Predicted 3D model of a 1492-nucleotide RNA (small-subunit ribosomal RNA) from an uncultured bacterium. The RNAcentral record of the sequence draws on ENA, Greengenes and SILVA. Its Rfam family is "Bacterial small subunit ribosomal RNA". Its family is annotated with ribosome and structural constituent of ribosome in the Gene Ontology.

RNA sequence: AGAGUUUGAUCCUGGCUCAGGACGAACGUUGGCGGCGUGCUUAACACAUGCAAGUCGAGCGGGGCUUAGUGAAAAGUUUACUUUUUACUGAGUCUAGCGGCGGACGGGUGAGUAACGCGUGGAUAAUCUGCCUGUAAGACAGGGAUAACGCCGGGAAACCGGUGCUAAUACCCGAUAACCUCUUUGGAUCGCAUGGUCUGAUCUUUACAAUGCUACCACUUACAGAUGAAUCCGCGUCCCAUUAGCCAGUUGGUGGGGUAAUGGCCUACCAAGGCGACGAUGGUUAGCGGGUCUGAGAGGAUGAUCCGCCACACUGGAACUGGAACACGGACCAGACUCCUACGGGAGGCAGCAGUGAGGAAUAUUGCGCAAUGGGGGAAACCCUGACGCAGCAACGCCGCGUGAAGGAUGAAGGUUUUCGGAUCGUAAACUUCUUUGAUGGGGGACGAAACAAAUGACGGUACCCCAAAAACAAGCCACGGCUAACUACGUGCCAGCAGCCGCGGUAAUACGUAGGUGGCGAGCGUUGUCCGGAAUUACUGGGUGUAAAGGGCGUGUAGGCGGGAAUGCAAGUCAGAUGUGAAAUGCCGACUCAACCGGGGAGACUGCUCUACGAAACUGGUAGACUUGAGUGCAAGAGAGGGAAGUGGAAUUCCUAGUGUAGCGGUGAAAUGCGUAGAUAUUAGGAGGAACACCAGUGGCGAAGGCGACUUCCUGGCUUGUAACUGACACUGAGGCGCGAAAGCGUGGGGAUCAAACAGGAUUAGAUACCCUGGUAGUCCACGCCGUAAACGAUGAGUGCUAGGUGUCGGGGGUAUCGACCCCCUCGGUGCCACAGCUAACGCAAUAAGCACUCCGCCUGGGGAGUACGGUCGCAAGACUGAAACUCAAAGGAAUUGACGGGGGCCCGCACAAGCGGUGGAGUAUGUGGUUUAAUUCGACGCAACGCGAAGAACCUUACCUGGUCUUGACAUCCCGGGAAUCUCCAGGAAACUGGAGAGUGCCUCUUACGAGGAGCCCGGUGACAGGUGCUGCAUGGCUGUCGUCAGCUCGUGUCGUGAGAUGUUGGGUUAAGUCCCGCAACGAGCGCAACCCUUGUCUUUAGUUGCCAGCACUUCGGCUGGGCACUCUAGUGAGACUGCCGGGGAUAACUCGGAGGAAGGUGGGGAUGACGUCAAAUCAUCAUGCCCCUUAUGUUCUGGGCUACACACGUGCUACAAUGGGUGUAACAACGGGAAGCAAGCUGGCAACAGCAAGCCAAUCCCUGAAAAGCACCCUCAGUUCGGAUUGUAGGCUGAAACCCGCCUACAUGAAGUUGGAGUUGCUAGUAAUCGCGGAUCAGCAAUGGCGUGGUGAAUGCGUUCCCGGGUCUUGUACACACCGCCCGUCACACCAUGGAAGUUGGGGGGACCCGAAGCCAGUGAUCCAACCGUAAGGAGGAAGCUGUCGAAGGUAAAACCAAUGACUGGGGUGAAGUCGUAACAAGGUAACC
Repeated sequence: AGAGUUUGAUCCUGGCUCAGGACGAACGUUGGCGGCGUGCUUAACACAUGCAAGUCGAGCGGGGCUUAGUGAAAAGUUUACUUUUUACUGAGUCUAGCGGCGGACGGGUGAGUAACGCGUGGAUAAUCUGCCUGUAAGACAGGGAUAACGCCGGGAAACCGGUGCUAAUACCCGAUAACCUCUUUGGAUCGCAUGGUCUGAUCUUUACAAUGCUACCACUUACAGAUGAAUCCGCGUCCCAUUAGCCAGUUGGUGGGGUAAUGGCCUACCAAGGCGACGAUGGUUAGCGGGUCUGAGAGGAUGAUCCGCCACACUGGAACUGGAACACGGACCAGACUCCUACGGGAGGCAGCAGUGAGGAAUAUUGCGCAAUGGGGGAAACCCUGACGCAGCAACGCCGCGUGAAGGAUGAAGGUUUUCGGAUCGUAAACUUCUUUGAUGGGGGACGAAACAAAUGACGGUACCCCAAAAACAAGCCACGGCUAACUACGUGCCAGCAGCCGCGGUAAUACGUAGGUGGCGAGCGUUGUCCGGAAUUACUGGGUGUAAAGGGCGUGUAGGCGGGAAUGCAAGUCAGAUGUGAAAUGCCGACUCAACCGGGGAGACUGCUCUACGAAACUGGUAGACUUGAGUGCAAGAGAGGGAAGUGGAAUUCCUAGUGUAGCGGUGAAAUGCGUAGAUAUUAGGAGGAACACCAGUGGCGAAGGCGACUUCCUGGCUUGUAACUGACACUGAGGCGCGAAAGCGUGGGGAUCAAACAGGAUUAGAUACCCUGGUAGUCCACGCCGUAAACGAUGAGUGCUAGGUGUCGGGGGUAUCGACCCCCUCGGUGCCACAGCUAACGCAAUAAGCACUCCGCCUGGGGAGUACGGUCGCAAGACUGAAACUCAAAGGAAUUGACGGGGGCCCGCACAAGCGGUGGAGUAUGUGGUUUAAUUCGACGCAACGCGAAGAACCUUACCUGGUCUUGACAUCCCGGGAAUCUCCAGGAAACUGGAGAGUGCCUCUUACGAGGAGCCCGGUGACAGGUGCUGCAUGGCUGUCGUCAGCUCGUGUCGUGAGAUGUUGGGUUAAGUCCCGCAACGAGCGCAACCCUUGUCUUUAGUUGCCAGCACUUCGGCUGGGCACUCUAGUGAGACUGCCGGGGAUAACUCGGAGGAAGGUGGGGAUGACGUCAAAUCAUCAUGCCCCUUAUGUUCUGGGCUACACACGUGCUACAAUGGGUGUAACAACGGGAAGCAAGCUGGCAACAGCAAGCCAAUCCCUGAAAAGCACCCUCAGUUCGGAUUGUAGGCUGAAACCCGCCUACAUGAAGUUGGAGUUGCUAGUAAUCGCGGAUCAGCAAUGGCGUGGUGAAUGCGUUCCCGGGUCUUGUACACACCGCCCGUCACACCAUGGAAGUUGGGGGGACCCGAAGCCAGUGAUCCAACCGUAAGGAGGAAGCUGUCGAAGGUAAAACCAAUGACUGGGGUGAAGUCGUAACAAGGUAACC
């Protein structure tokens, strides 16, 4: 510090996700040790049990126990002793009660609290302060009670009542005295307003406790100090405005009360105020801070442990005591809950430490000790202390250590993998040497302890030290597709599963599971959750707003923000210096034996606040005066569909009246509805009425926007230019507010010609609630009033300044010049285009900025849900404004690029259309396919590009299918063992395969001891490795093939342009069959294709001649037969020839093209072979090869028979026809390509013929197949189901073959079906072509061949042309497509699930207000009853109390409204789902342009 993810690819916007750190954690798995920390985040839920606050006898009386002394009594007797009891005195000790101090500290928790609660800084001249310290002074003299205790009584208990006695450092009166207070009144001095301080006078009131020999301690008063507490103020402190108004003690005043003290704190009266967009009030949430985590920082999140503050103590209320409480382990009342009870009544409060239950994913011991530190009491000893110090449990966290170290290659065994060679685990192990941290055993053994001596250790026999023994007892977890370090095998087969995001898995998964290996961390490792970061993704630092989300529809203007130039003085902001504070801990630095941790030290930080009689004055601000350039005014001109009102005009539509006139008009793609013989349309004249204003008219004008268009008049707003007289910053922006605001719509009243939602009819259509047509109502128009929205757009807020130019146009001004309109130059204001810098993701913007800056306002923060719901405001309504969430997705989006596509455009080509010729579709038949059937009808091929295709030939074989019968190392291959030569003949069974049997037969090579042994080939038997498979996957593959398409295209290198994908080149102008060539050009070159080179054909030459010719000679049986020859034909080799080369026209003088000459051939002469980059997961695992999978006495092998030939039917491709351009019969014609030995066969004979018999020749330019047919000539048929047509069937034969039944071909005779030219549609062909006619091969025993491949004979017609159909090329355009239009995609409906709105209601909750009741308690009143202290002789008084009453007052009750939450029959839309239904709205001109 970044990365992944939107696309075919790119750049951008933008969200989602990851890598980091942290934790009071939890879960999974694993687990050796130590140190230091930490440990109920949930139920402020309920709590058994124990402990957590007592202490003082040196305050007091009493009591108990022990003991000493003195007395008394009794008993026993040893007769002067013992024991017991009792009284008094003393000592020691314990202590219930009275009394004092402490229970307000320490410890816990975070419910409440949005607050002066907390933080920070101040104030108290508005305060108090026990214990402690200092100073000064004092402590005199008396009195009356009351607990305890005794007696009586009540109660289950808790406890209580009555009566009697008693003490004090308990209580009370008085004396003395200062301050204080109060009344009156001086002086000095200070401050910040009230006022404070010091010092007088006067008047009034108020104190005390003892003990002891003494001292100390303790007590009282006053003034100080210290500590602690209290109150007030400035500033800061979460979210919601779908919370906008709130407040009656409320705000203030006066009097009074109350408090330690100010104050509506309380009360009476008076006034009517106080708070609030700088966010009051209300609601939700929350203890606050030091700090902690993260971050570069600014920030964000957080508030465990430790420290400070606050609040609370079962819930609520109220007080008492006290220096301090409205009091966690005090008291009272009410409530809920729990417990005890004799049912009458009582007791209790773990949010102290342990512990229990419950809740929960989850959080520890009912431990030891007061030894240390600290606290309370005490004179002290001492007592108490779950504060604290320690130990226990937990890898919960941080830190440290260990599980060994060095050597060791036969690279062991074993595992994994393999191409079988190896590779890897791996120096790893074994083995050798060494060491002993922890654990174990043994021995020693602390510091912490400080004090005056002594004594005193929970931890703990712990830490630590020494010794011993042996490598001995101590490693796991996660990951390995990319991000992200780390890969293979097997299993699985969209299953099981994984997943943080993208995404893996459908038979070869580095992504699932396992194994091996590897990577990472390591006593841990992963996962989950949460926070910060990355995220500049809320942007202060540090973002945006034309098209990605985002400029308000426009103006006016309030608050607010911000503001021109020069000078003066002030000092609020600002700056500088100094002061105080910012607790400690934490953080930083150094250092301590490492680290964590702890202790100590240091500087600095805490970015803050505060004070000051200090200082500066540039900037901002405020003060007073002045300036003119911003702004405004005046004066002089100017343009304009700017606005409002009134009036006027002509053209056109429609209607009415009348005339002329006659059969149609109108409308459309075509029609129909409609109108018209009752006279329309057309035309002429007149009239009525409403609305809109042609031409001018222009990216012209005006207006803030919406918007404004005939003419005239009136009223009126703004703008521009010139001038520089006036004002003197008056400016800009503008949250709210107010106003304006197209169309449609609404209300009331008019008006209504046209047009025209709704509606009706006619068409179209599968449908057509549409598009088209005929009608037609609201509305469109006017007046008044609402509505307040638009793609209200320049998708661009307003204002100011600055920053190259060029060129139009509108309205002004000036200059030069002119006779003058012009022209030219300068300038101001508007409105356009082009373009530089700059900006931008790009497109583009570019002085009218989207550039460079400043000021102010609005708005945005992923898509959907949704501009929806709820709430509120507005509206008559429609609806508008404001405006969420749950849930869901990993994208949604912008610009540009390359393709593809378009019922977009331009150009061009092709038998593509057109022009023609012949077919097909109808018939019969052949053949292939589908379907059906079947035991099987084997398999494959399916638009073009499957269907006379694989198959150049299924009776058996083929054959893969079916039935049945066999074999199991096999029909075939290699290796091993045993035996045998191989081989041949025959018999039996059987359908055959096969099984069984008999006979004949011993070969070849090498060695040899001549017996024999071995070997090659072959056969038989056996063993196991293996064979075998037309079994699956053509979507695992190779190869081969089809197709676009013989279409003209497809690319590369370098350069250039672009952020980039990419572009350029390859586009453009011509031309071509062609990316063929030329020219131009930021391109220059090159490659694969095109063309050419190859074959064939057409002409000629030459070479060679077992065919040809007799051409020329000879011979002849008259046949080139023979001699001879190679001239010609021919054969097959070599060459020539054609190149737009020549001429003319066109063209840019080019390429090229048109015409012509010559030539056998002329513009690639004809034909063939040749098929670029690629597309179709195109075809083929059944040609072959091949991975994986599957079968292995069968999916292999073999045999017989059957099937592939079935047959209601449908389709494709052919053949034969339907006839006279024909059929039949006869007859002197003319080919080419090919084939031939298990062959072709002349010829002769037989047969009507197929064919048979005999048989010459030929291994073929020699012989044979081999008579070509159509044509020609002659005759018959004469338009008919025929002398057309030949299907079908019968009979008789022939041939092939073991074998023609299923199921062959041929022949003869007989039979003689459909069919009379073929609907919609569809196909081939541009010249030796179509059409037509035969001939020949391959396969093959034969043949279902009418197929296929070749070959020659005869031999046409037409082409104007490119509008249209199909296909293709190229340029351009649009695109929401990229699996690429067979694309994408919208809405209803149906089904399932999810969250949510409404809803008659129902349930619960919190808060406030109203009323009722009114506990405890304070206060007030009353007090006939009661009372010790003082006064009084007494009566009585002073004073006090119970009781009662009242105000306030918690809980409780009643009724109502609002709010929040849950739930609710039914209902609304939304989201998500597999391959559902209906249509086709959008994307192309999306087939009616789309959208608001």